[in-house]
Context: one part of a larger RNA
RNA sequence: CGUUAGGAAGUUUGAAGGGAGCUAUCCCUAGUACGAGAGGACCGGGAUAGACGAACCUCUGGUGUUCCAGUUGUCCUGCCAAGGGCAAAGGCUGGGUAGUCAUGUUCGGAAGAGAUAAGCGCUGAAGGCAUAUAAGCGUCAAGCUCGCCCUAAGAUUAGACUUCCCUUCCCGUAAGGGAUGUAGGCGGCUCGUAGACUACGAGUUUGAUAGGCUCUAGGUGUAAGUCCCGUAAGGGAUUCAGCCGAUAGAGUACUAAUCGCCAAUCGG
Numbered sequence: 001c002g003u004u005a006g007g008a009a010g011u012u013u014g015a016a017g018g019g020a021g022c023u024a025u026c027c028c029u030a031g032u033a034c035g036a037g038a039g040g041a042c043c044g045g046g047a048u049a050g051a052c053g054a055a056c057c058u059c060u061g062g063u064g065u066u067c068c069a070g071u072u073g074u075c076c077u078g079c080c081a082a083g084g085g086c087a088a089a090g091g092c093u094g095g096g097u098a099g100u101c102a103u104g105u106u107c108g109g110a111a112g113a114g115a116u117a118a119g120c121g122c123u124g125a126a127g128g129c130a131u132a133u134a135a136g137c138g139u140c141a142a143g144c145u146c147g148c149c150c151u152a153a154g155a156u157u158a159g160a161c162u163u164c165c166c167u168u169c170c171c172g173u174a175a176g177g178g179a180u181g182u183a184g185g186c187g188g189c190u191c192g193u194a195g196a197c198u199a200c201g202a203g204u205u206u207g208a209u210a211g212g213c214u215c216u217a218g219g220u221g222u223a224a225g226u227c228c229c230g231u232a233a234g235g236g237a238u239u240c241a242g243c244c245g246a247u248a249g250a251g252u253a254c255u256a257a258u259c260g261c262c263a264a265u266c267g268g
Base pairs, nucleotide, nucleotide: 001154006165007164008163009162010161011160012159016151017150018149019148022050023049024048025047026046027045028044034039052108053107054106055105056104060102061101062100063099067095068094069093070092071091072087073086074085075084076083077082112146113145114144119139120138121137122136168179169178170177171176184262185261186260187259188204189203190202191201192200209256210255211254212252213251214250215249216248217247218244219243220242225238226237227236228235229234
């Protein structure tokens, strides 16, 4: 821009396209049918497993560049104590929330239907027989069309349904022009379940959208100071303390979400 007859919000149909489609072992039927025996089924039912794939983070773990703690050397804050910097872009070490990931968890291939291939048939002539074929009718595959999952009306054959809004004011006979600003939308701003950008989604004071703050969860593992014990290194008490990034839950307007614009026309 279009979707030939208004403007919107939401829900959809499915032409078409894509994905998936795997296999093994064991058990029962049954040591049955079959077979002299050795051996050993079809059909049917069930259970596990592998590889592959998708989603997710409850569990198990990895990471988690500074969340917590420990610690060596050295320099600094005058000293003690307590801290900070650097040690190849974490000094080293032990852990670790969210997020992310697999080695972790859950799920999937199916069943079923239709038309068929090779194959196997029924009826049956040409051709008194025969013949699955010539007319007609069946059966049959991991394959085909559906069925399962995803995209999808620019499918220009541009689809459908539900709901909402508009008959306002001025000029004009009308066409048309100007104004107001309905449903609704866009921009701006606070953001994330989204994300390269865009888009999408949550909000924008009639507000919990983000930050801050409070409590809890969660991580680390018992801070500093003071006191006690010990000559001292150190230990103990106060103290499951102190501290804490993104994290989860509950709450709280303290801070920031100021505001601007578009949109009534053919039709009925």

This is a predicted structure of a 268-nucleotide part of an RNA (large-subunit ribosomal RNA, domain VI) from a Candidatus Omnitrophota bacterium. The source organism's lineage runs through Bacteria, Pseudomonadati and Candidatus Omnitrophota. Rfam family: Bacterial large subunit ribosomal RNA. The prediction has a mean pLDDT of 82.